[in-house]
Small-subunit ribosomal RNA from a metagenome, 1416 nucleotides, folded computationally. The sequence is in RNAcentral, with records from SILVA.
RNA sequence: AACGAUGGUUUCGGCCAGGCGACGACCGGCGCACGGGUGAGUAACGCGCAUGCAACCAACCUUUAACUGGGGGAUAGCCCGAAGAAAUUCGGAUUAAUACCCCAUAAUAUUAUGAAGUUUCCUAACUUUUUAAUUAAAGCUUCGGCGGUUUUAGAUGGGCAUGCGUGACAUUAGCUAGAUGGUAAGGUAACGGCUUACCAUGGCUACGAUGUCUAGGGGGUCUGAGAGGAUGGUCCCCCACACUGGUACUGAGACACGGACCAGACUCCUACGGGAGGCAGCAGUGAGGAAUAUUGGGCAAUGGACGCAAGUCUGACCCAGCCAUGCCGCGUGCAGGAUGACGGCCCUAUGGGUUGUAAACUGCUUUUAUACGGGAAGAAACCUACGGACGUGUCCGUAGCUGACGGUACCGUAAGAAUAAGCAUCGGCUAACUCCGUGCCAGCAGCUGCGGUAAUACGGAGGAUGCAGGCGUUAUCCGGAUUUAUUGGGUUUAAAGGGUGCGUAGGCGGGCUAAUAAGUCAGUGGUGAAAUCCUUCAGCUUAACUGAAGAACUGCCAUUGAUACUGUUAGCCUUGAGUACAGUUGAGGUAGGCGGAAUGUGUCAUGUAGUGGUGAAAUGCUUAGAUAUGACACAGAACACCGAUUGCGAAGGCAGCUUACUAAACUGUUACUGACCUCAUGCACGAAAGCGUGGGGAGCGAACAGGAUUAGAUACCCUGGUAGUCCACGCCGUAAACGAUGAUCACUCGCUGUUAGCAAUACACAGUUAGCGGCUAAGCGAAAGCAUUAAGUGAUCCACCUGGGGAGUACGGUCGCAAGAUUGAAACUCAAAGGAAUUGACGGGGGCCCGCACAAGCGGAGGAACAUGUGGUUUAAUUCGAUGAUACGCGAGGAACCUUACCUGGGCUUAAAUGUGUUUUGACUUUAUCGGAAACGAUAUUUCUCUUCGGAGCGAAAUACAAGGUGCUGCAUGGUUGUCGUCAGCUCGUGCCGUGAGGUGUCGGGUUAAGUCCCAUAACGAGCGCAACCCUCAUCCUUAGUUGCCAGCGGAUAAUGCCGGGGACUCUAAGGAGACUGCCAGUGUAAACUGUGAGGAAGGUGAGGAUGACGUCAAAUCAGCACGGCCCUUAUGUCCAGGGCUACACACGUGUUACAAUGGUCGGUACAAAGGGCAGCUACUAUGUGAAUAGAUGCUAAUCUCUAAAUCCGAUCUCAGUUCGGAUCGAAGUCUGCAACUCGACUUCGUGAAGUCGGAUCCGCUAGUAAUCGGAUAUCAGCCAUGAUCCGGUGAAUACGUUCCCGGGCCUUGUACACACCGCCCGUCAAACCAUGGAAGUUGGGGGUGCCUGAAGUCUGUUACCGCAAGGAACGGCCUAGGGUAAAACCGAUAACUGGGGUUAAGUCGUAACAAGGUA
Repeated sequence: AACGAUGGUUUCGGCCAGGCGACGACCGGCGCACGGGUGAGUAACGCGCAUGCAACCAACCUUUAACUGGGGGAUAGCCCGAAGAAAUUCGGAUUAAUACCCCAUAAUAUUAUGAAGUUUCCUAACUUUUUAAUUAAAGCUUCGGCGGUUUUAGAUGGGCAUGCGUGACAUUAGCUAGAUGGUAAGGUAACGGCUUACCAUGGCUACGAUGUCUAGGGGGUCUGAGAGGAUGGUCCCCCACACUGGUACUGAGACACGGACCAGACUCCUACGGGAGGCAGCAGUGAGGAAUAUUGGGCAAUGGACGCAAGUCUGACCCAGCCAUGCCGCGUGCAGGAUGACGGCCCUAUGGGUUGUAAACUGCUUUUAUACGGGAAGAAACCUACGGACGUGUCCGUAGCUGACGGUACCGUAAGAAUAAGCAUCGGCUAACUCCGUGCCAGCAGCUGCGGUAAUACGGAGGAUGCAGGCGUUAUCCGGAUUUAUUGGGUUUAAAGGGUGCGUAGGCGGGCUAAUAAGUCAGUGGUGAAAUCCUUCAGCUUAACUGAAGAACUGCCAUUGAUACUGUUAGCCUUGAGUACAGUUGAGGUAGGCGGAAUGUGUCAUGUAGUGGUGAAAUGCUUAGAUAUGACACAGAACACCGAUUGCGAAGGCAGCUUACUAAACUGUUACUGACCUCAUGCACGAAAGCGUGGGGAGCGAACAGGAUUAGAUACCCUGGUAGUCCACGCCGUAAACGAUGAUCACUCGCUGUUAGCAAUACACAGUUAGCGGCUAAGCGAAAGCAUUAAGUGAUCCACCUGGGGAGUACGGUCGCAAGAUUGAAACUCAAAGGAAUUGACGGGGGCCCGCACAAGCGGAGGAACAUGUGGUUUAAUUCGAUGAUACGCGAGGAACCUUACCUGGGCUUAAAUGUGUUUUGACUUUAUCGGAAACGAUAUUUCUCUUCGGAGCGAAAUACAAGGUGCUGCAUGGUUGUCGUCAGCUCGUGCCGUGAGGUGUCGGGUUAAGUCCCAUAACGAGCGCAACCCUCAUCCUUAGUUGCCAGCGGAUAAUGCCGGGGACUCUAAGGAGACUGCCAGUGUAAACUGUGAGGAAGGUGAGGAUGACGUCAAAUCAGCACGGCCCUUAUGUCCAGGGCUACACACGUGUUACAAUGGUCGGUACAAAGGGCAGCUACUAUGUGAAUAGAUGCUAAUCUCUAAAUCCGAUCUCAGUUCGGAUCGAAGUCUGCAACUCGACUUCGUGAAGUCGGAUCCGCUAGUAAUCGGAUAUCAGCCAUGAUCCGGUGAAUACGUUCCCGGGCCUUGUACACACCGCCCGUCAAACCAUGGAAGUUGGGGGUGCCUGAAGUCUGUUACCGCAAGGAACGGCCUAGGGUAAAACCGAUAACUGGGGUUAAGUCGUAACAAGGUA
């Protein structure tokens, strides 16, 4: 201004006025610097604790004193005009104030100066006082007051300063120019280099400056017994920041989150000229992310700003919403209920267990949920009305007004178990177990590790356990972790003592006295905000939560006192230490001189063919005279004997003799001084090798060359040989520089040796000091061990360690001529690496011992042919198993069919055989025909036996039950077996030793075949093994004599025990005896051993057999048998025929026969044992060349029978592929058997192969054995049997011995082995992956420096313009954010290429280490 009331006017449309109300812009005042958010920056007086300001400020509030007089000119707004898209701006006219200006007055204010007093902390402060100068104000009013100006004191808030505390890195060691101080000025509220000028050259730093990186700080929080460690979200205090950087303005207060200006980045608007913006306020959006909420209600309460007040504002705040995110509380029911229901799961499965009193069922309760009804506290003020007190503007009282949450909390009523349980785990740690599926797959896993056909570990199920409105996983922090050790660790060997000394800082320090009071201790005062924690009460039904009080806040400051100890100051002491004097000792050091032996070289001589070297050789040297020997000369290096766990030195190290110089230690004396010790940094010394310069160079000898060895041999061995080794000077600065043991001081049982002294001497006992050794006690130590020379007990100081590898590496620094040294990480990777000791095993370690183990012998295998087994190959199949020793003439002690498990083909399916029970029945078997390869199929035929009459036997059928499998797993098993090995070992109880694993016993000395026995002994005993007991053989006796025997007697014969007889003998088969180192001699303690001993048949186990400890080899066997699990079921079962197991370029094992004369052939001739025999062995006779056949006899066996050969005698062959050898082949036969083709044996005749004694190598055997000769038996119709197992005949050689090979036992030693040497393990190369170093370069970041430019702005300067003035404009100067440019430094990222490192079931090459690791 619009608007309303009111008044006026009107043409009834309106118009005018403006005092009243109300309202918007504007002027003025106060506020906006509080509250709210965030943690980027900051390692700092930022924060915390304690102080100071005598160097300060303050609007609002309280308080003291005083004042409030007069005047002036503008300017917003409003009106008019203009520019612009807009934001906005400009011009003219006019106007007000508590806005602005001038004058007056003025002090206990301010400034300057002087005096007196008091106090203190140096400057000083305070009180009193003299003089001079300067500076104020605003009105409004209802007249009560509200304001305004100056001033005093306070409260509260702020500013500044100081002490102490408050991260990491030293691979950041030097930093600093307003820098440090002074004088003066300026500036500030105030001190101050805060700023400027001048002067001086200071200041900080190993108690960590400077630099880089990281980080808001505290109260507190989590954890921990504490000390600590980690952390700083919510709440409280402080700081910093407000898009990034800079700047000031205003104001009491800001250099200001929602103010201004400038620069920059970004977003938006635009008419392209120019403008706008800042959620780290509350909600909300996007993006990012593993992840974090509503664009809510209200100022009702508390608090804040303004206002007299009503009141307005307030995403502060109070509430509500979302989220199991956390804490707390409550519930999902309680009681009874057994045929222990059904179902599930499991099992030893007619049944039992478990789920489980769980359910059903009966009774009870009703929190919670649901429905209905009632319903708060938080509210008392301000204010209004009324009343009262008095001091008339303050207080008190009464009534009234005000609730977002919210009809919420809470209360009542109703019905009804009604509305409410999940998650993880179940091998051990760690509470909780079974089944199924899977089969190193799928998967699990925090650590250890599960899974390869019986998974409590995977997946599912049942069950169980733990927690529960949650449970489990993941991430992070503390704990356990004494695993950074202050409390509270270590360093000989586990990680760790510096190579040694001197010595600075520092640390630490003998005795006495005095002073002081810093440390120390005690009292008191102040502070240590509140919250938190703790205790006790109280309020929400309880609790969480909240409130009140107390305690605590272990700290800091001040003050008073004590004075033992430490410190400081002063004085003194001698015992630690040092000095002096006198001796002694030594490979102590440095420089010089001298010596002999050896080696090499040279010359001369003697002398002749080799020498040298090795495991063996060769290269090398040598007839141009070597090696060897002798003489002489020269050269360089090292010093035999003495010589010794001897001596000296700080360590490294030092050795012929001698001289000079020099250092040290010890002993003795006790004269002097009067307190040490250790030692970061530093300095010095410091083996060998190496480097530089110059010498020297005999021997030795890296590199190198040659010869060997070897698969190779860039090695070990040999022949040469350069650097080097030696000297002088200078570097290097390291070693297993070791006692793997830092230095110093004190203390702690003993024995013994030795070095240097002293004392004392009697050679007896024995002392003392300083070293060098051995053993041992306590103690210590993980143990081994150490033990007065500590690794014991204490003290002080220094150095070093914190799992293995990566790595003593990389980068950086320092040193060095270089080599390299020193300092010294990380990524990544593993679950170990390591020490000491124990038991084994092993050793190209040692000692002792044994064995046909070697040696000494004999005979073989390996060469040939054949037999047999195996591998391989082949095949339809060549069934399966056994595979170093410990498979291979093995399972098999009998494959033509069968066996047979394999192949081909054809059949069968509750199915072959068998057993048991029940029932029925009387046949079954056969026979015949047909088909067929057969099995089988089809047809036909066929009515048992015995009887006590009850039934029984046999057979068949039916039925029920049990099928069957030579299919897989011997690595699920039983049983059995092989091997070490008939080796002498393997263990236990009690005791003792050791922390323990374990040891002892069981070892030691002897002895034995023996862990056999004896002695000794911390062991004493015992068991399984050894031995013995058992069997056979060898001698004798007794008993008994048939089928055996026959001496004597008798008989008989061609002859015979043939017969009568006999028991003497042999023999048979029962029982006994005998042999035990018992006797003797010797040795020895004994056990025992030795002996041509005696005796005896036998002599030291008489010979042989049976007998096999604990265990080892996941040894062998599911195909002998048994058995768990799995698999097949018209087939992986079962029947049948044929084939195969018998194949055949080849390789191996085991055997047979041979190669011949010790023999072959022929003739003659003698002697066994042990077994077998009736579907059998067969005498005898006959036939046949013969196998055999035909007859016939004896025998169920000491009766009969199978039934000998080599030998011996004679003949012949005469050394040859044969009169050797017999394979192979041909022909003819015999026998067995249903059947000899694949595929039998034997016989006769003929044929007559290889082979002339066997390479490397290997095997057996020690006495009635080897060798050789034959015999028998099992299996079996026969036999591929030359095999196996037994039997006897003939009948040797050799053993010195234990060095070596193999195996074993005991003791000891080493070990990096323990799946145990067929072990373990190293490096290159090749492959894949991972992290990392270097690197031409590329790129980014923060910080600094020089130069140029320089906004806004403060300050400052100025004559001209505006203004009465205050002041302003304009222009200039200094400074500065920012920008540009230049050269450097630092830190990242990335990179061709490149270096090493790590990791990875089965790659390549070697074999370096562990044993004497094969060269320690």